[in-house]
RNA sequence: AAAUUAUCAAGAAAGGACGAGGGAACAGACCCGUCGACUCCUUAGCAACCCUUAACACUCCGUUAAGAAGGUGCUAAAUUCUGCUCAAGCAAUUGAGAUAGAUGAUAC
Numbered sequence: 001a002a003a004u005u006a007u008c009a010a011g012a013a014a015g016g017a018c019g020a021g022g023g024a025a026c027a028g029a030c031c032c033g034u035c036g037a038c039u040c041c042u043u044a045g046c047a048a049c050c051c052u053u054a055a056c057a058c059u060c061c062g063u064u065a066a067g068a069a070g071g072u073g074c075u076a077a078a079u080u081c082u083g084c085u086c087a088a089g090c091a092a093u094u095g096a097g098a099u100a101g102a103u104g105a106u107a108c
Base pairs, nucleotide, nucleotide: 003106004105005104006103007102008101013043014042015041016040017039021032022031023030026083027082028081029080044075045074046073049071050070051067052066053065054064055063056062079100084097085096086095087094088093
């Protein structure tokens, strides 16, 4: 890389370095950016996937509550929105799902 599975409208920024693009890819829209974005480093924080503790349950799978030491992750906008399918609608549009993607866990 590919596989299985869960989640993805909540939450959480300062300083330093760099210097022109960035928001995954393609197209369209929209937005961020020389008042310095993106990226990197430091510190801080958020969350609770893994995890820890307690109670319950137990053949197996687990459920609830609390926590945050450790492993990840994250800290503009819904995964920024749309694209494909279905449903509703005269239409604008709305809703549901798929695809793709991100992150964790598992196995190899």